[in-house]
C1' cells in the first nucleotide's frame, strides 16, 4: 500500500424506487423528480401509518429505517430514609399567562446538463410544538431526627 474478515460509527423529513409523473431518444433504451424546516435518544425487550407547524402539481404511492409509544429495570422530582402512587429522563413534575425562534415556497443571479432537473449565492417575510420567564399547584403509609 492492496485485499479480506471482524468490530465500531445517530443521516433520521432520514435513505431508497418495482408504481406514478416528467425528460431525452425513430426505436431499443438512458435519465429526472420523489419531505420545507422546528423538535426529539437512560438501558433492554416489544411494536408501527412516531411530534409540530410551513408549503400546496407527487410532501402522490411504496420499501426500509427512525430519537415515538408500551412493558420491565435504573434514575430525578413530589422537604430526611423505605415502600407504594403520580410524573418525568440527567438542565429529569403539572397547569395557566406572557415572550422569543425556521427553512423551503417567493424573488434575483451564477454554475452544470440537449432536457426533465440539480447545486450554490444574494434579497425580503411568515409558524406551531418543544422551550424560556413569571404565577399557582404538586401524594399516602411506616420509620428516623428536631422543636
Nucleotide at each position: 500500500u492492496a485485499u479480506g474478515a471482524c468490530a465500531u460509527u445517530a443521516a433520521a423529513g432520514c435513505g431508497c424506487c418495482a408504481g406514478a409523473g416528467c425528460u431525452c431518444a425513430u426505436g431499443a433504451g438512458a435519465g429526472c423528480u420523489g419531505a420545507c424546516g422546528a423538535g426529539g435518544a437512560c438501558a433492554u425487550g416489544g411494536u408501527u401509518u412516531a411530534u409540530c407547524g410551513a408549503g400546496u402539481u407527487u410532501u402522490c404511492g411504496g420499501c426500509g429505517g427512525a430519537u415515538g409509544c408500551c412493558a420491565u429495570g435504573g434514575g430525578g422530582u413530589g422537604a430526611g430514609c423505605u415502600g407504594c402512587c403520580a410524573u418525568c429522563c440527567u438542565a429529569a413534575g403539572a397547569a395557566c399567562u406572557a415572550c422569543a425562534c425556521a427553512a423551503a415556497u417567493c424573488u434575483u443571479g451564477u454554475a452544470a446538463g440537449u432536457g426533465a432537473u440539480u447545486a450554490c449565492a444574494g434579497g425580503g417575510a411568515c409558524a406551531a410544538a418543544a422551550g424560556u420567564a413569571g404565577u399557582u399547584c404538586a401524594g399516602c403509609a411506616g420509620c428516623a431526627a428536631a422543636a
Notes: The RNA shown here (glmS glucosamine-6-phosphate activated ribozyme aptamer) has 147 nucleotides. It matches the Rfam family "glmS glucosamine-6-phosphate activated ribozyme aptamer". Rfam classes the family as a riboswitch. Rfam's curators write: This entry contains a glucosamine-6-phosphate activated ribozyme that is found in the mRNA for GlmS. GlmS is an enzyme that uses fructose-6-phosphate and glutamine to generate glucosamine-6-phosphate. The ribozyme catalyses self cleavage of the glmS mRNA that is thought to regulate GlmS activity. Its mean pLDDT, the model's own confidence on a scale to 100, is 80.